A computed fold for a 483-nucleotide part of an RNA from an uncultured Phycisphaeraceae bacterium, annotated as small-subunit ribosomal RNA, 3' major domain.
[in-house]
Context: one part of a larger RNA
RNA sequence: UGACGGGGGCUCACACAAGCGGUGGAGCAUGUUGCUUAAUUCGAGGCAACGCGAAGAACCUUACCUAGGUUUGACAUGCUUGGAUUAACUCCUUGAAAGAGGAGCCACACCCUCUGGGUGGAACAAGCACAGGUGCUGCAUGGCUGUCGUCAGCUCGUGCUGUGAAGUGUCGGGUUAAGUCCCUUAACGAGCGCAACCCCUGUCGCUAGUUGCUAACGCGUCAUGGCGAGGACUCUAACGAGACUGCCGGUGUCAAACCGGAGGAAGGUGGGGAUGACGUCAAGUCCUCAUGGCCCUUACAUCCAGGGUUGCAAACGUGCUACAAUGGCGUGAACAAAGCGACGCGAGGCCGCGAGGCGGAGCAAAUCGCAUAAAACACGCCCCAGUUCAGAUCGGAGUCUGCAACCCGACUCCGUGAAGCCGGAAUCGCUAGUAAUCGCGGAUCAGCCACGCCGCGGUGAAUAAGUUCCUGAGCCUUGUACA
Numbered sequence: 001u002g003a004c005g006g007g008g009g010c011u012c013a014c015a016c017a018a019g020c021g022g023u024g025g026a027g028c029a030u031g032u033u034g035c036u037u038a039a040u041u042c043g044a045g046g047c048a049a050c051g052c053g054a055a056g057a058a059c060c061u062u063a064c065c066u067a068g069g070u071u072u073g074a075c076a077u078g079c080u081u082g083g084a085u086u087a088a089c090u091c092c093u094u095g096a097a098a099g100a101g102g103a104g105c106c107a108c109a110c111c112c113u114c115u116g117g118g119u120g121g122a123a124c125a126a127g128c129a130c131a132g133g134u135g136c137u138g139c140a141u142g143g144c145u146g147u148c149g150u151c152a153g154c155u156c157g158u159g160c161u162g163u164g165a166a167g168u169g170u171c172g173g174g175u176u177a178a179g180u181c182c183c184u185u186a187a188c189g190a191g192c193g194c195a196a197c198c199c200c201u202g203u204c205g206c207u208a209g210u211u212g213c214u215a216a217c218g219c220g221u222c223a224u225g226g227c228g229a230g231g232a233c234u235c236u237a238a239c240g241a242g243a244c245u246g247c248c249g250g251u252g253u254c255a256a257a258c259c260g261g262a263g264g265a266a267g268g269u270g271g272g273g274a275u276g277a278c279g280u281c282a283a284g285u286c287c288u289c290a291u292g293g294c295c296c297u298u299a300c301a302u303c304c305a306g307g308g309u310u311g312c313a314a315a316c317g318u319g320c321u322a323c324a325a326u327g328g329c330g331u332g333a334a335c336a337a338a339g340c341g342a343c344g345c346g347a348g349g350c351c352g353c354g355a356g357g358c359g360g361a362g363c364a365a366a367u368c369g370c371a372u373a374a375a376a377c378a379c380g381c382c383c384c385a386g387u388u389c390a391g392a393u394c395g396g397a398g399u400c401u402g403c404a405a406c407c408c409g410a411c412u413c414c415g416u417g418a419a420g421c422c423g424g425a426a427u428c429g430c431u432a433g434u435a436a437u438c439g440c441g442g443a444u445c446a447g448c449c450a451c452g453c454c455g456c457g458g459u460g461a462a463u464a465a466g467u468u469c470c471u472g473a474g475c476c477u478u479g480u481a482c483a
Stems, first nucleotide, its partner, number of pairs: 001483002003480003007477007015467002019430005026321008034312002042053002064307003068303003073130001077129006089104006108120005132296002135294003141290002143285003146281001148279001153192006159168003172183003198273004203241003207237003213230002217228003244267001247261005323423001327382006339370003344363002349358003389420001394415007436459007
């Protein structure tokens, strides 16, 4: 100087408390361990691994296994030689395919003494340099990332103090979300962080008015901004205004600031996002990529068929659906936002109980489509029961995608109708448009094991205003036989 302490002081955080909803029990989904296996490819391992890499494992992917092949190679560059039908294309045999064998057929450019001959590049064949490796080492590395933590810290120049390591500044008093600001001060300044500048959202104005909108006027319709028209309104999207403790009162050191108030759409960082200091964990990744070293080179490379990554006594994590009446079912009937669409979205119509099929209007989309939002609301039934709860499992019949749904897809219909009556010890999230609850969209994607992930809106609470305790963190201080 740090680190540590079941030392002290001050302070903060859904850390606890106060509250609401869960997990832990059930079934299923998914990841992991273990076991099994020819293989069940590999990585990730307290927080910070375990719906993680994987934003799509039937083949492919694929790295694994079994079997069958290839060896200048599936891919790149260069050199040497060969020869003019080889390659490509078509066909045949064999084969699971890859591959192997065979037959047919035709080239391009330039030059020349144009029946023809020669040369050359691509391609082919042979050979050689080399290719190739998701093989090892993340404890050789770059890059990227997680984490402490959006915590308020981490440092430097000069000066001063100290023999020196070092200290001071950065401490102290107040204050803040903040090393934020003020005051004091052997310190005075400065840098990286904080904040602000950026984006979205909340109010208003101006500009603009189609594909959007429709108040007034007119036309038309069973009806609809459908049409003329309009720019008022909504909206769209560019610019601007607005919030600064600016104003008032009080407290405070004539300070910083804090408390209350006015005005205001918004008030003291308005709400949300992006943004992550010096560093820590030899944290993670050599399987994104790059890369040193090592290793393989008729194989640890490469092609292909099938299988596996989906196996199942068991254990754990994360979720979904429930156990019902604040509910289930039926009928009727409202109101979104954000997205996506040409190898695409696919309307109206017709067929089918349905998944879906036939068909193909319109739309590169504020124009057309996906697309009925659902919960909510109204009426009716159920009457507390393993039920008109719950839907696992299984049987049958189908639809769709795809070369192909046996291993191993999703969905539909009929039947079947398991466990489950609110969950032990323990444990998680959340302070407001939040939790809870309801549906919608997107990426990946032929299809999909999505209940995942990332977004979007609808309905919409309770509780706390405290810091004794648990956990983590910051500052000061103290002890130490630790570095």
Model confidence (mean pLDDT): 83 of 100.